[in-house]
Small-subunit ribosomal RNA from an uncultured prokaryote, 1475 nucleotides, folded computationally. RNAcentral holds the sequence, with entries from ENA. It matches the Rfam family "Bacterial small subunit ribosomal RNA".
RNA sequence: UGAUCCUGGCUCAGGAUGAACGCUAGCGGCAGGCCUAACACAUGCAAGUCGAGGGGUAACAGGGGAUUUCGGUUCCGCUGACGACCGGCGCACGGGUGAGUAACGCGUAUACAACCUACCCAUAUCAGGGGGAUAGCCCGGAGAAAUCCGGAUUAAUACCCCAUAAUAUUUUCGAAAGGCAUCUUUUGUCUUAAACCUUCGGGGGAUAUGGAUGGGUAUGCGUGCCAUUAGUUAGAUGGUGAGGUAACGGCUCACCAUGACAAUGAUGGCUACGGGGUCUUAAAGGAUGGUCCCGCACACUGGUACUGAGACACGGACCAGACUCCUACGGGAGGCAGCAGUGAGGAAUAUUGGUCAAUGGAGGCAACUCUGAACCAGCCAUGCCGCGUGAAGGAAGACUGCCCUAUGGGUUGUAAACUUCUUUUUUACGGGAAGAACACGUUCUACGUGUAGAGCACUGACGGUACUAUAAGAAUAAGCAUCGGCUAACUCCGUGCCAGCAGCCGCGGUAAUACGGAGGAUGCAAGCGUUAAUCGGAAUUAUUAGGUUUAAAGGGUGUGUAGGCGGAAUUUUAAGUCAGUGGUGAAAUCUCACAGCUCAACUGUGAAACUGCCAUUGAUACUGGAAUUCUUGAGUAUAGUUGAGGUAGGCGGAAUGUGUAAUGUAGCGGUGAAAUGCUUAGAUAUUACACAGAACACCGAUUGCGAAGGCAGCUUACUAAGCUAUUACUGACGCUGAUGCACGAAAGCGUGGGGAGCGAACAGGAUUAGAUACCCUGGUAGUCCACGCCGUAAACGAUGAUUACUCGUUGUUGGCGAUAUAUUGUCAGCGACUGAGCGAAAGCAUUAAGUAAUCCACCUGGGGAGUACGUUCGCAAGAAUGAAACUCAAAGGAAUUGACGGGGGCCCGCACAAGCGGAGGAGCAUGUGGUUUAAUUCGAUGAUACGCGAGGAACCUUACCAGGGCUUAAAUGUAGGUUGCAUUAGCUAGAGAUAGCUAUUUCUUCGGACUACUUACAAGGUGCUGCAUGGUUGUCGUCAGCUCGUGCCGUGAGGUGUCAGGUUAAGUCCUAUAACGAGCGCAACCCCUAUCGUUAGUUGCUAGCAGGUCAUGCUGAGGACUCUAACGAGACUGCCGGUGCAAACCGUGAGGAAGGUGGGGAUGACGUCAAAUCAUCACGGCCCUUACGUCCUGGGCUACACACGUGCUACAAUGGUAUGGACAAUGAGCAGCCAUCUGGCAACAGAGAGCGAAUCUAUAAACCAUAUCACAGUUCGGAUCGGAGUCUGCAACUCGACUCCGUGAAGCUGGAAUCGCUAGUAAUCGGAUAUCAGCCAUGAUCCGGUGAAUACGUUCCCGGGCCUUGUACACACCGCCCGUCAAGCCAUGGAAGCUGGAGGCACCUGAAGUCGGUCACCGUAAGGAGCCGCCUAGGGUAAAACUGGUAACUAGGGCUAAGUCGUAACAAGGUAGCC
Repeated sequence: UGAUCCUGGCUCAGGAUGAACGCUAGCGGCAGGCCUAACACAUGCAAGUCGAGGGGUAACAGGGGAUUUCGGUUCCGCUGACGACCGGCGCACGGGUGAGUAACGCGUAUACAACCUACCCAUAUCAGGGGGAUAGCCCGGAGAAAUCCGGAUUAAUACCCCAUAAUAUUUUCGAAAGGCAUCUUUUGUCUUAAACCUUCGGGGGAUAUGGAUGGGUAUGCGUGCCAUUAGUUAGAUGGUGAGGUAACGGCUCACCAUGACAAUGAUGGCUACGGGGUCUUAAAGGAUGGUCCCGCACACUGGUACUGAGACACGGACCAGACUCCUACGGGAGGCAGCAGUGAGGAAUAUUGGUCAAUGGAGGCAACUCUGAACCAGCCAUGCCGCGUGAAGGAAGACUGCCCUAUGGGUUGUAAACUUCUUUUUUACGGGAAGAACACGUUCUACGUGUAGAGCACUGACGGUACUAUAAGAAUAAGCAUCGGCUAACUCCGUGCCAGCAGCCGCGGUAAUACGGAGGAUGCAAGCGUUAAUCGGAAUUAUUAGGUUUAAAGGGUGUGUAGGCGGAAUUUUAAGUCAGUGGUGAAAUCUCACAGCUCAACUGUGAAACUGCCAUUGAUACUGGAAUUCUUGAGUAUAGUUGAGGUAGGCGGAAUGUGUAAUGUAGCGGUGAAAUGCUUAGAUAUUACACAGAACACCGAUUGCGAAGGCAGCUUACUAAGCUAUUACUGACGCUGAUGCACGAAAGCGUGGGGAGCGAACAGGAUUAGAUACCCUGGUAGUCCACGCCGUAAACGAUGAUUACUCGUUGUUGGCGAUAUAUUGUCAGCGACUGAGCGAAAGCAUUAAGUAAUCCACCUGGGGAGUACGUUCGCAAGAAUGAAACUCAAAGGAAUUGACGGGGGCCCGCACAAGCGGAGGAGCAUGUGGUUUAAUUCGAUGAUACGCGAGGAACCUUACCAGGGCUUAAAUGUAGGUUGCAUUAGCUAGAGAUAGCUAUUUCUUCGGACUACUUACAAGGUGCUGCAUGGUUGUCGUCAGCUCGUGCCGUGAGGUGUCAGGUUAAGUCCUAUAACGAGCGCAACCCCUAUCGUUAGUUGCUAGCAGGUCAUGCUGAGGACUCUAACGAGACUGCCGGUGCAAACCGUGAGGAAGGUGGGGAUGACGUCAAAUCAUCACGGCCCUUACGUCCUGGGCUACACACGUGCUACAAUGGUAUGGACAAUGAGCAGCCAUCUGGCAACAGAGAGCGAAUCUAUAAACCAUAUCACAGUUCGGAUCGGAGUCUGCAACUCGACUCCGUGAAGCUGGAAUCGCUAGUAAUCGGAUAUCAGCCAUGAUCCGGUGAAUACGUUCCCGGGCCUUGUACACACCGCCCGUCAAGCCAUGGAAGCUGGAGGCACCUGAAGUCGGUCACCGUAAGGAGCCGCCUAGGGUAAAACUGGUAACUAGGGCUAAGUCGUAACAAGGUAGCC
C1' cells in the first nucleotide's frame, strides 16, 4: 500500500545515570550526595610550633617573704609553665573549585654536555677573633578606631667586620698540553664560611662532593567544530653582540638581513580543563570526564613584585576597580571555589555533630601541641547488594464480590476460616568484641656505650555498636505500573468525536478488551512508574561495512597543476612491512584465581591484561628510494584512406515576399462554423522582368564526423582528427585529476549593420458564463551578420574517465587481406536480439547496469529551499557557493490486481438505425412531492421510489388526531385467599366503552372437580436503531462470467490455466499451447404449447345404425373423430451438397407437424450498491409501564393556489349510432352462481328449476350485413352539475357503486425532450379471477379473438463482455488535485531607528612595582629615603569593523473544520507533458 518488492525516514522493546517528579515504604551492609549563580555571605572553627635560640613575666598554678578583720591583700621569675615580642622552621603541603585555557595545557616517548633542589642519607673538612644596632619592656604624644610617632635602655642560633679554606667562583691576570680560534685538561694568582644551646644523654651550625626526592626547560607524535573565517605576521623569521635567568632561547635590547606560517587548513570565530577511566557495543566505534588517582589552572576582578630552597603565594603584601560593613565624616576594615551553615538561583543535592583512638602532616630532643586532612556518627530508598512480611495441611471447592448461554455454571481460590509448626525479623532482659601496634615509662638481653631486640604496664571518638544467650508470640511489615498491536496480561458498567488517552500506529460520533470506574489478570517488587539526557538496535556517515539508469546522488565537455595510482627484468638499500629482544605503558579500574566480612554488594592478595610508544637485532617476498637494462603500455615516422569536423571566401537553383508591366473580373483569404483582413483606386489567379533576405527539397539512412554543445546546396584555400597497413625510431615518456584555464544549444544583454519568411509583446476578430488562452487576421523585439558579454538546459545513454577479462546470432559504415568472386578472415566504429552474471524490478548484457583495479565528482527522509544572509562573478537579467528556525510521518522507485479515460481494437443488446403505436398538450382516475391540518399514521426516493407495501381505508381495518375510560383485555402456568356462579333474558343512564337493577341457574362418592373474582410473578408496545442482525427482495443480468486442486513461472503481490487462431446465444466447441483436470454458472434434465401413436370413454363427442322433437347427442347405442389425461414417439446438424485440419458455417436442399437453443415458463454463478424492509415475521441492544400499553365514540388517512409519474377516455368517417347475425379460452360458484317467468325505461325486485359442477350458471367483443350521420366542437367527446331512484351494509354527510332523465366542459393529434415493441410479437378487441357485505378496478394477474410493418447496417447515443494501453485513481473520475484572495496561529528574512557585548588599532593620561640613572639628606659601612626615566593594570577620547536583542512597516514560508474564484496537472486530463 487494495495487496507486493525495494529505497527511505520516524517510533518502540535493552543497558546505564551525581538524577528529578508521582504513588508507596519493614530492616541492614557498602557507596554517593549544588550538574544551576567562579552569585553574595552572618557566626564558629580549618596553621601553627619551638623556653633544648633570646630578652623576659601579661594570665594560671606551686613555693617563699610581708600583712591580715583569717575572707583576703601585696612583694619575689624562685619553680612548673607562658600572652605579646626578637629569632628558627613551617605557612608553596594537605583541603576546595573548573572560571579561564584549543595550548607543549594534557597524554605518551625522549633529551638537558643548557638547569635548580630546604628538610633526609653518605663522605670529607671546619667552627678562631671582634663590633654596632633593634623589637619587646619603660616614659611621653596623636587618633573615634585601625594604628602611628618621638625619647631612653637591652638580648640572641638576628645583623656586620677580620682571620683560615677546598675539587667552589671568574669580577682579574697568566703559563703549559691536547694538531686547531671556540672547547677540554693541568697548574698558578685573586675572591667568598660558620652559632651556639644543653637536663651532659644529646641537639644544632658552615663548606664541598655524591645520592635520593621534588621541580624547571626543550623536542617527536597524538589531542574539538566552522572555509558563509583565505591569507596572516614588524620582535614578526633568522644572524651578530649585549643584558637577563637556576638554566637554553627574541626572553629583552642595539644593529643587520627579509624572512616565517598557510589548502597536510595558517589567521579568525565558537565551544571546552586534559588523562587514567566510566556507560554502551560482537567488535570497530559513539557518548562522557561526577565520586577515586595523576597533571594543569584559579582563589572577589585586574595588575605587581617582595620574602623564601621553592610562590609571583586560597585563610601573605602593595596598587587600581566593583561590592559589603564600621565611623566621631577626618578615616578605616573585608574576601567560605576550606568544614559546617545562611540567603539567592533552581526540578534538585545533607549536620552551624564527635575525636585526634587509628592513618598521615607541621613544629619540637622529647613529653606534647595543632590538624573541619583523616577516622567516625547524623540526614536522604540517590544507587548497588542482602533479608523479611511466614511454613505445612486444609474442598462443603464456604460466604461476599464480579461475570455468564442465569433451574445452573465460572472466577476470586488452598486463597480464607480451621488444625499443626517455625521465630529470620520485632519486643523484653542479660553477656559483649576485633580494630591496639606504637611512642613514653619500667624490667631484661646483646655488644661496637647508643643503638637494636624481648617482657610488663598505659592508650578506643565510633560504642555498650557489631555479635550473641534466654523468653513471648504469626505476632510488627506490600506496593506500583500495565492489560488494542508492537508487548506478558479481558470482561462488565458509565460516557457518546464529549470528557479524555496517546512512545508510534492510532482510540472516542450509543453495544469502546484503547477514555473513567469495578472485578479479574500480567510484570516487577521495598520499590514501581514517568520525565530528562546518553549508547544500542541504526550497515541510518558504511575503516571493518553503503550507494549514485529510473528511489537522494555522475560535474555540460575537454585540457591540465598539485596529489593519488602505475608495465617487464636484474642489482642494491631497508623507509613502509614482518619476527625476536629490552625499556616503558603509575596506582586504582576491567578479567581470572584464591581469600576476608554468615552470603552478596564491598574489600584484600596474586596473576594476566593495558591491543600503545621508544630503542635495538634480524628477514627482504611485496610497496617505496637508488642504479642499469627491455618493449608489450604510450608516442613518433612512412604509405594509404574516411567523413554534414572547424574557419574564411566565392557561386547556384527552387520557394516566398515586394516592385513594374500585361491579361482578366468579382471576389480573395480564413475556419469546426465565422468574422476581423485584402479587393472595382482592379485584388485573388495567370505571364514576363527586376530586387531582397533567409533556408538548402530529392540524395537521407537505427548513415557519417566531432570532447561536448553541435555539424547538411556546390566549390576553393587554410586547418584539426580518426582508422588501417608496415614494425623503422624513442624507451614507461602512462592513467586519473581538487583549485585553475578553455569551449559551451536556445533565450537574453551591448555597439553597428540587415530584415524575405516566421514571430514573444501588442491590436483586432472569433469561442466562452468569463477567455488577459487554445483558432483566425495583422504585427514589434527577436530570429540573420560582425565584434563583445552571459555560462545556463530533461547540456540525457537521466549511465564520469581509463585498463584488463568474460557464451553467441545478425545487420551496417570505413580500411586491409585471402579467395572457387558464391563467400570469408581481421582491425576500428554504429545498431538489433539473446545467454551466464547482475539488478527491487523494469531491464543491462564485449558500446555492461557482469567480474576486477586506479583516480575524480556526488548522496544521506519529505517540505521550508536551490530560498535567506554573506561572499565571488556579471552592464543587467541573473549565475555560483549555500543554511537555519519551523513543520509532517511520511515523501519516493519498480512491478501487480482492479477501476477509470472527451485511449485503441473486437463483439453483443429494441442500444442506435428502419418501422408501428404511445406518453409529454385536454378531462378524469390513481400514486408521489409540496402546502394545509388537531391529524392529514408509517415506509419506499436516479436507473433499481411514485395504479409501490395496499390482491379492496364509510365503521372495523388503523398504526394518526380530539374527547371519554381502564390498569391487566386475551392466552397459559404456579402459589395463596374468596365464591357458587358463569350464563341467558329484560330494564335504566350514557355518544359508546361502561355502570347499575331484576329474574334464572352446577355436579358430587362430600375428598374434590369445574367456574368466577382477587393478590403476586411472569405481560404488552406498528416505540428507536435495516449503519448491530436473520430471513426475504430489487438491480447490474439470464450478462457469460466467477473460482479451485496439482503442476509450472515470478523474491513477492500475483500470473498461467481463463491467453492466441477460429467458432458460438454462451469460458459453446475445436485447434494450438506449461499446463492437466475440476467446481459454481451456460446448455440439458422439469412444466406448458405445436404433430402422431397406444390405453381409457363420463359429465365430453356423434361418423354409421335406430327412436324422438318445431328445434337441440335429446335418447338407445358407439370409440371412429374432436376432446379429456396418463404413457410413449419425434429433432440429433441425423442425411445430402459446398467451405474448413477441426469445431462449425452456408443452401428458397430432401424428408418432416416442427430445423438448427421450434415458441414460452420456472430456473438468477462469485459478487456490487453499509441498496430495501425492526410496519409480514423473527431477533441483539436501548426506551415506556395509571402509559409510547389497552377499550370506546367521532374525525383523519379522501384536504388543495401548485408540480411530477403511471393510466383511462377522447379529439372522430379505418369512425359514431341503430337493427340483425357468427365464432373462444381460462377461471369461479352454496351466507354462492343463478336458468326461466312476472313487474319496472333501467339499476333491480318478486317468484323459482338446476348446480358443491367437463353435467348447472355467464349474449364474448372487435367482426359481418343493412341503414343513417358528411367534417361540424358535430348523432364526435363525455367531464361537471341538477333531479329522481336501486343495491350492499348497524350506518353511504364527510366518503360507496350502479340506474334513468336532464345538463354537455376541455379537447380538432399535442413544444423541448422522451417510452415500448422483431411474430402469433406490436397494435386492437372483449372475457375471467383474487381481494371483497359493497366498492371508488380505468389497477394487478391471467385467458383467448383479429392480427401487421421494418431491420441497409454498427459511423454515432446508452449499457455490457473480452484483449490491449496510460494513470499521480483504490471511498476507485460523483476520483485526485493546483494557485491567488479572505480569516486565525507560528517561526523566519529585510528595515529608518533604539539598545547591549567581546576584541583590535590610534591618541591622551597613568597607580603600585621591578629595572636603570642620580643623590647636596640619614648611615662608619652595608644600605636607605628622595628625585628622574622606561614599561604597564586601569581610566578617557575618536573612528571603523564584528556579533546579539528589540522595532513602526514589509516580504515570502508553514499549519488550520466543511470559506471565495477558477480548473493548471494525473487518461490523448479534453491545447501531450516537462526542462